[in-house]
RNA sequence: GCGGCAGUAGCUCAACGGCGGAGCAUCGGAUUGUGGUUCCGAGGGUUGCGGGUUCAAGUCCCGUCUGCCGCCCCA
Numbered sequence: 001g002c003g004g005c006a007g008u009a010g011c012u013c014a015a016c017g018g019c020g021g022a023g024c025a026u027c028g029g030a031u032u033g034u035g036g037u038u039c040c041g042a043g044g045g046u047u048g049c050g051g052g053u054u055c056a057a058g059u060c061c062c063g064u065c066u067g068c069c070g071c072c073c074c075a
Base pairs, nucleotide, nucleotide: 001071002070003069004068005067006066007065010024011023012022013021018055026042027041028040029039030038048064049063050062051061052060
């Protein structure tokens, strides 16, 4: 350099083009002699970035960045 895959909450992952969610973690409460477990609740999002299509985009299209894998060239 070329091709492919991936990027969504702190972490691991969901989401038929139609209200962005779950588990764990964090915080508060209940339970408990204390802690843990268990239960209830809350907070937490520029869906990597910039554009486009669409009534509507995490999802489709273009560009770009980062990571991983493969291939090619030079040393």